The RNA shown here (Bacterial RNase P class A) has 354 nucleotides and comes from a Gammaproteobacteria bacterium. NCBI's taxonomy places the organism under Bacteria, Pseudomonadati, Pseudomonadota, Gammaproteobacteria. Its mean pLDDT, the model's own confidence on a scale to 100, is 76.
[in-house]
RNA sequence: GAAGUCGGCCGGGCAAUCGCGCGAUAUUGUUAAAUAUCGGGAGGAAAGUCCGGGCUCCGCAGGGCAGGGUGCCAGAUAACGUCUGGGAGGCGUAAGCCUACGGCCAGUGCAGCAGAAAAUAUACCGCCUGCUUUGCAGGUAAGGGUGAAAUGGUGCGGUAAGAGCGCACCGCGCAACAGGUAACUGUUUGCGGCAGGGUAAACCCCACCCGGAGCAAGAUCAAAUAGGGGAACAUUGGCUUGGCCCGAGCUGUUCCCGGGUAGAUCGCUUGAGGCAUACGGUGACGUAUUGUCCAGAUGAAUGAUUGCCAUGGCUUCGGCCAUACAGAACCCGGCUUACAGGCCGACUUCCUCG
Numbered sequence: 001g002a003a004g005u006c007g008g009c010c011g012g013g014c015a016a017u018c019g020c021g022c023g024a025u026a027u028u029g030u031u032a033a034a035u036a037u038c039g040g041g042a043g044g045a046a047a048g049u050c051c052g053g054g055c056u057c058c059g060c061a062g063g064g065c066a067g068g069g070u071g072c073c074a075g076a077u078a079a080c081g082u083c084u085g086g087g088a089g090g091c092g093u094a095a096g097c098c099u100a101c102g103g104c105c106a107g108u109g110c111a112g113c114a115g116a117a118a119a120u121a122u123a124c125c126g127c128c129u130g131c132u133u134u135g136c137a138g139g140u141a142a143g144g145g146u147g148a149a150a151u152g153g154u155g156c157g158g159u160a161a162g163a164g165c166g167c168a169c170c171g172c173g174c175a176a177c178a179g180g181u182a183a184c185u186g187u188u189u190g191c192g193g194c195a196g197g198g199u200a201a202a203c204c205c206c207a208c209c210c211g212g213a214g215c216a217a218g219a220u221c222a223a224a225u226a227g228g229g230g231a232a233c234a235u236u237g238g239c240u241u242g243g244c245c246c247g248a249g250c251u252g253u254u255c256c257c258g259g260g261u262a263g264a265u266c267g268c269u270u271g272a273g274g275c276a277u278a279c280g281g282u283g284a285c286g287u288a289u290u291g292u293c294c295a296g297a298u299g300a301a302u303g304a305u306u307g308c309c310a311u312g313g314c315u316u317c318g319g320c321c322a323u324a325c326a327g328a329a330c331c332c333g334g335c336u337u338a339c340a341g342g343c344c345g346a347c348u349u350c351c352u353c354g
Base pairs, nucleotide, nucleotide: 001350002349003348004347005346006345007344008343009342010341012309013308014307015306016305017304018303020041022039023038024037025036026035027034028033043325047336048335050334051333052332053331054330055214056213057212058211062246063245064244065243067210068209069208070207071206072086073085074084075083076082087101088099089098090097091096102205103204107203108202109199110198124144125143126140127139128138129137130136131135152170153169154168155167156166157165171194172192173191174190175189176188177186178185179184218266219265220264221263228257229256230255231254232253233252237251238250239249240248273292276289277288278287279286280285310323311322312321313320314319
C1' cells in the first nucleotide's frame, strides 16, 4: 500500500418565532374547560407478526387419543425454536463462517435416463483356459465403460487369469485403558478379513415439551328497545374458550327472521426498567451500590418557518443541491428483513521498502 474477517457507534446540531399533545403547580370556572409557569414528547430497527413470556378472561386447565414443537453436550434466562461456551462434520491459505447435528440391523418407500447390473445382484468391452475355431463352453471381477452413487484403498505375494485369496499399512467394527462433567478424543493396547451402500427439511420410530382465546383481552358507568315472531331437541337431551373419547360440573340449549342502542372512564405506562460503577465468571450473564423517571395519542400529538453551523457533491467561486431505512398504540426478551454516507477498534493474507 492492497484485499479481507469480526465487533462497536453515528446517521444531523444550535437558536428564535408560531403551533400541537401529556404531566405537575397556581388562579378562574364548573358539565366540560380556560390562563400562566415549569418539565418531558417516535426507533435501531418502532417494520415482519416468526417464537417466548408478563397481564386479562374462560374454567376440573383431570386423564387419554389425535395434533403440534424441539432434536450433539454443558450452561445462561421468567421462558424460548433465543443466546454463550465446547464437540463433530463441512467451506476457506488464514483471520473466520455454516449446520434442520437422535435413529436406515423396527418397518415401508424413493433414486428418471444411462448402464450388464442400483438387489433375492450381476458380466457390455476386456483377461485366462479348453474346444467340433471367425463362434461356443467354463472361470474372473484386478483393467475399461455408464452413472450422482457400482459393493473398501495402496503395495507385495499368489494364480491359468484374478479376487482380502493371504500378508503389511491405512480404513471399518468390537473391547479395554487413559483424558474430559459430557458430547467426544487417542502417535495407546488387543481381537476380527470385516463389505452392498444412499436418503428421515421421505413416511416412520425414539426422547423431551405443549389447556384455550387474546387489549378489538377484560372491568365500570350510561343509553336503548319489540321481555317481538318462528322452528328443533328436551334429563335417554343440551351446555361448559380448538377436535374426539372417558370423567366431573350445570340445568335448559341451539338455529332463523325482524327491531333498538352503541357514549364515557379505566386497563394505559414504575418495569423479569434503561444508564453508570465495583466484584464474580472464558462467556452469555449474575450480585451489590448510587442516582434517575425517560411518549401515552384515540380519525390519531411528537410539527412548520427562518437563520447559522457540520458532512458530502457540483461550481462561472457569486453560490446551488442533498443528508439513508423509516414513524409508537398493552408491555417486555429474542429472531428475521431494510439502511445513502461515514467513524473507531482488533485480527488475517499478499506486495514493496528499511

Description: The sequence was found by an Rfam model in a public genome assembly. Rfam family: Bacterial RNase P class A. It is annotated as a ribozyme.